RNA sequence: CUGGGUGUAGCGCAGUUUGGUAGCGCGCUUGAAUGGGGUUCAAGAGGUCGCAGGUUCAAUUCCUGUCACCCAGA
Numbered sequence: 001c002u003g004g005g006u007g008u009a010g011c012g013c014a015g016u017u018u019g020g021u022a023g024c025g026c027g028c029u030u031g032a033a034u035g036g037g038g039u040u041c042a043a044g045a046g047g048u049c050g051c052a053g054g055u056u057c058a059a060u061u062c063c064u065g066u067c068a069c070c071c072a073g074a
Base pairs, nucleotide, nucleotide: 001073002072003071004070005069006068007067010026011025012024013023020057028044029043030042031041032040033039050066051065052064053063054062
């Protein structure tokens, strides 16, 4: 330099195929059970979907550029 892949909650991931109000597990907060802890149960908080732009009534999803990491080639 060229091609491909990944980027979504604190962590690990799904969702994108077919555009329509963003989810799961662990963790965190509160409450109940216990003398306390562990554990179980119930409720809750936490996201401008890497960044910027474009298309669209509407974009995590489609298009373009760009950044980080990984793989392959030269």